[in-house]
């Protein structure tokens, strides 16, 4: 210098003119507003709405069932399906390293495994191998076998040797599997040793299902207040204590209160509304995610919905040629109660670390 | 704000608790028939099953993500 990988930051800048929304101040006002000055005014994803929470209202004894979700271990957090660290498996890379995992259970039960194949899960034998008998010498039948062939995605542990009539975990070694013990680790799990040949139980749970754990419903058009407007009718419960109406008293009924169905009215204003699990810096603890302490900062709040238009200079990219000028363009995308994540879209620029190649000293 | 459905040839549809080469109608192409056209008859072509990934031996079908269309409720 170039390349690869990983992580992070930014994501057009400045000036002028005219506008739009909001806050504050001042002035005027017919109290409805209007004018002037000044300050602030989209994002890393504001998006999808896929998870988790705050907040608000409604509902609610408790337990179980149903339904939905989650699923290696430990930690972080308000919480999570997120993040960090670790384990195991698979994949990529020359290397440093990186990526992915719906990663509980198939030995509780049920279902399915097309075609091919003899046979698809529990045993069985198409071609075949061995042996005996018969034979018209082509074979046929009985018994034994599962090595080899063939089919398939998958064929009842694999490789090698011994053994045998031929064979076979029939026997042996190694590998795998499974069980037990010991040691390490909080744990997932790992290491070592030993036993088991009656290796029994192939796959599929992103098929039903089982196990463990979690989950009340709705959403800021939540919800509250004021103003304006309108028409009530029905159902259920209360009607208890003081009190109202029906008669002075009792019962009952009505009024009244709560919930609810149908119907009627309104489309205005205010609150909720943005200071919050907030941001930045720094010290300490921790491998890290993150936590704690201290200091500093004040940063959109519309409600048919503001954040724009034009001009100039610059930056970057593209095209053209007369090589320093013209023309064109500036990624993805636009807040609506707020926050933590995930996912998806994104021109270009910059920084850090590691590794590789080449050159120079 | 909340919830559901759909995407298969040029067009309209079927197929979906996974199975061999994805089916039908209209349309398209060629031939026959006819003096010619239509109708009719015979034959044929035409599909990344919206896109990307995963599970599985195997995916239009199951799961995840994404894009587009559409419907319902407030």
């Nucleotide at each position: 210098a170039c390349g690869a990988c990983a992580g992070g930051u930014c994501g057009c800048g400045c000036c002028g003119u005219c506008g739009c929304c909001g806050g504050a101040g001042c002035g005027c006002u017919u109290c409805g507003g209007c004018g002037c000055u000044u300050c602030g005014g989209a994002g890393g994803a504001a998006a999808g709405u896929c998870c988790g929470g705050g907040c608000u209202c409604c509902g609610g004894a408790g337990a179980g069932c149903a339904c939905g979700g989650u699923a290696c271990c430990g930690g972080g957090u308000a919480a999570c399906a997120c993040c960090c660290g670790g384990g195991c498996g698979c994949c990529c890379a020359c290397a440093c390293g990186g990526g992915c995992g719906a990663c509980a259970g198939a030995a509780a039960g049920u279902g399915c495994c097309a075609c091919a194949g003899a046979a698809a899960c529990c045993a069985g034998a198409c071609c075949g191998c061995u042996u005996c008998a018969c034979u018209u010498c082509g074979g046929u039948g009985g018994a034994g076998c599962a090595a080899g062939g063939g089919u398939g995605a998958a064929a009842c542990g694999g490789u090698g040797g011994g053994g045998u009539a031929a064979g076979a975990g029939c026997c042996c070694a190694c590998c795998g599997g499974u069980c037990c013990g010991c040691g390490g680790g909080c744990g997932a799990c790992c290491g070592c040793g030993g036993g088991c040949g009656g290796c029994a139980u192939g796959g599929u749970a992103a098929a039903c299902c089982u196990u463990a754990c979690c989950g009340g419903g709705a959403g800021c058009a939540a919800g509250a207040u004021c103003a304006a407007g309108c028409a009530g009718c029905g159902g259920a419960g209360g009607g208890a204590g003081u009190g109202g109406c029906u008669c002075g008293c009792u019962c009952g009924g009505c009024a009244c209160c709560u919930c609810u169905g149908c119907g009627g009215g309104u489309a205005g204003a205010u609150c909720g509304c943005u200071c919050g699990a907030g941001g930045c810096g720094u010290g300490c603890g921790g491998c890290a995610a993150c936590g704690c302490g201290c200091g500093c900062c004040g940063u959109a709040g519309a409600u048919g919905g503001a954040u724009g238009a034009c001009g100039g200079c610059g930056a970057c990219g593209g095209u053209a040629c007369c090589u320093g000028u013209a023309c064109c363009g500036u990624a993805c995308a636009g807040a609506a109660c707020c926050c933590g994540g995930c996912u998806u879209a994104u021109a270009g620029a910059c920084c850090u670390g590691u590794c590789g190649u080449u050159c120079c000293u | 704000g909340g919830g559901g459905g759909c995407g298969u040839a040029g067009c309209g549809a079927a197929g979906u608790c996974g199975g061999u080469u994805a089916u039908c109608g209209c349309g398209c192409c060629g031939g026959c028939c006819u003096g010619u056209c239509a109708a009719g008859c015979c034959g044929g072509a035409g599909a990344u099953c919206g896109c990307g990934g995963g599970u599985u031996c195997a995916a239009u079908u199951c799961c995840c993500g994404u894009c587009g269309c559409u419907c319902c409720c407030g």